Transfer RNA from Bdellovibrio sp. 28-41-41, 73 nucleotides, folded computationally. Rfam family: tRNA. Rfam links the family to the GO term triplet codon-amino acid adaptor activity. The sequence was found in a public genome assembly. Model confidence (mean pLDDT): 82 of 100.
[in-house]
RNA sequence: GGUCUGUUAGCGUAGUUGGUAGCGCGCGUCCUUGACAUGGACGAGGUCAGUGGUUCGAGUCCACUACAGACCA
Numbered sequence: 001g002g003u004c005u006g007u008u009a010g011c012g013u014a015g016u017u018g019g020u021a022g023c024g025c026g027c028g029u030c031c032u033u034g035a036c037a038u039g040g041a042c043g044a045g046g047u048c049a050g051u052g053g054u055u056c057g058a059g060u061c062c063a064c065u066a067c068a069g070a071c072c073a
Base pairs, nucleotide, nucleotide: 001072002071003070004069005068006067007066010025011024012023013022019056027043028042029041030040031039049065050064051063052062053061
């Protein structure tokens, strides 16, 4: 220098054919206990890496950029 893959909540990850973004762990409140742990109920937390484009509508499609990784030279 080139090709390819990835980037989604604090962490790990899913998201099908473009149609209101989920799960596990963690976190908060409550119940249970003498207290803790476990268990149960409810809840908070996301500019979906960035910018632009296509579209009535983009996490998803396209271009560029950034970061990480693999391969080729």